[in-house]
Context: one part of a larger RNA
RNA sequence: UCAUGGCUAAGGAAUUCGGCAAAUUAACCCCGUAACUUCGGGAUAAGGGGUCCCACUGUGAGGUGGGCGCAGGAAAUGGCCUGGACGACUGUUUACCAAAAACACAGGGCUAUGCAAAAUUGAAAGAUGCAGUAUAUAGCCUGACACCUGCCCGGUGCCGGAAGGUUAAAGGGAGGGGUUAUCUACCGCAAGGUAGAGAAGCUCUAAACUGAAGCCCCGGUAAACGGCGGCCGUAACUAUAACGGUCCUAAGGUAGCGAAAUUCCUUGUCGGGUAAGUUCCGACCUGCACGAAUGGUGUAACGAUCUGGGCGCUGUCUCAGCCAUGAACUCG
Numbered sequence: 001u002c003a004u005g006g007c008u009a010a011g012g013a014a015u016u017c018g019g020c021a022a023a024u025u026a027a028c029c030c031c032g033u034a035a036c037u038u039c040g041g042g043a044u045a046a047g048g049g050g051u052c053c054c055a056c057u058g059u060g061a062g063g064u065g066g067g068c069g070c071a072g073g074a075a076a077u078g079g080c081c082u083g084g085a086c087g088a089c090u091g092u093u094u095a096c097c098a099a100a101a102a103c104a105c106a107g108g109g110c111u112a113u114g115c116a117a118a119a120u121u122g123a124a125a126g127a128u129g130c131a132g133u134a135u136a137u138a139g140c141c142u143g144a145c146a147c148c149u150g151c152c153c154g155g156u157g158c159c160g161g162a163a164g165g166u167u168a169a170a171g172g173g174a175g176g177g178g179u180u181a182u183c184u185a186c187c188g189c190a191a192g193g194u195a196g197a198g199a200a201g202c203u204c205u206a207a208a209c210u211g212a213a214g215c216c217c218c219g220g221u222a223a224a225c226g227g228c229g230g231c232c233g234u235a236a237c238u239a240u241a242a243c244g245g246u247c248c249u250a251a252g253g254u255a256g257c258g259a260a261a262u263u264c265c266u267u268g269u270c271g272g273g274u275a276a277g278u279u280c281c282g283a284c285c286u287g288c289a290c291g292a293a294u295g296g297u298g299u300a301a302c303g304a305u306c307u308g309g310g311c312g313c314u315g316u317c318u319c320a321g322c323c324a325u326g327a328a329c330u331c332g
Stems, first nucleotide, its partner, number of pairs: 001327008010318002014316001019313001027051005036041001038144001052067006079311007086303002091103002107142007119128003145298004150228003155225002157221005164216003170210002175205005182197006229247005256290001257287001268284005
């Protein structure tokens, strides 16, 4: 000097990002117990009181014997109250830096699937689904409960439709090209040569026309993916605009909430709490850029969650000191 423990005058969070750490509390018995509530809880709420008695004996720590009660704290052994956020809850998770507001969840919804099911797997046989059968199985979303879940089908997707347009392979084969038996013309006495036309066959190519699904097209569908306006004017103070005009759109954000886990400007403004409050709570609404199962708003209970306040308590601090053990270090 460090580590780990123990104690500390007065003060008691002044420390600090933050009461981190430590301290307080604690067992059992009795009394007592609020808001709120899903009537179960909340609750060990909170807050109080108690923790043996008698006799003998010993200088004393104590020892021996007896007694009563539901209960005689040796150790082990909750600090408490209160506001808000998120998630209903118990649970699960990043084995070895994250335990959470993330995942799951019961509940809700949509979609597919009639059984040789859909879905998954495999090259196939086959297997799972299932020795199940729509109160089932699979996929996706939401996430107890309460009150609710508005408008838009123009785009994308999905479902349905089949009249028309487009259209592959295939069918079809008009026509065209190549080849040449033969014929013609020219040259040549002849053999032959050159040029042109050209049947059949073979071969190369090929138009019209016929032609499924898909796409175009028509309709449905948002608890499918998603989306949910602008400008101008107007009331007898001013301000504001119930009201009007106009442009655009598929439709222009309803209820509820709102400086929010979302608010840039911003420490918004007002109120509360403090002597003093960028945090916190309650309001306001000017929502840069909330909003309804990508769920909206509430909510008792629950949480090693996050955040604000208070009581108690303390070496966290004012401001340090002492002690014990271990290590470092110095000397031997």

Description:
This is a predicted structure of a 332-nucleotide part of an RNA (large-subunit ribosomal RNA, domain IV) from a Bacteroidales bacterium. Model confidence (mean pLDDT): 87 of 100. RNAcentral holds the full RNA, with entries from ENA. Its Rfam family is "Bacterial large subunit ribosomal RNA". Rfam links the family to the GO terms structural constituent of ribosome and ribosome.